[in-house]
Molecule: SAM riboswitch aptamer (S box leader)
Organism: Neobacillus rhizosphaerae
RNA sequence: AUCUUAUCCAGAGAGGUGGAGGGACAUGGCCCUAAGAAAUCUCGGCAUCAGGUUCUGAGGACUGUGCCAAUUCCACAGGGAACCUCGAAAGAUUAGCA
Numbered sequence: 001a002u003c004u005u006a007u008c009c010a011g012a013g014a015g016g017u018g019g020a021g022g023g024a025c026a027u028g029g030c031c032c033u034a035a036g037a038a039a040u041c042u043c044g045g046c047a048u049c050a051g052g053u054u055c056u057g058a059g060g061a062c063u064g065u066g067c068c069a070a071u072u073c074c075a076c077a078g079g080g081a082a083c084c085u086c087g088a089a090a091g092a093u094u095a096g097c098a
Base pairs, nucleotide, nucleotide: 003096004095006093007092008091013043014042015041016040017039021032022031023030027075028074029073044068045067046066049064050063051062053058072090076087078085079084080083
């Protein structure tokens, strides 16, 4: 990498370095950004996927990950009416098989 499983409208940021981009990819939209983007470091936080604790009610001490603008920012198909609902594709993350 492939495959399988579960989840994806909740939640959680300050500082240093850096110096123009960023929001997965392509296109379009919309948005963030010199009142400082990406990246990286430090500290902090969120969550509870797994371990672990407890013993079936929970809890969030600790460990391994993950995450910390906007629904996974939005887009496709079906249903009704702007809006909503529902299903998929792709993607992300967790756990696992060989």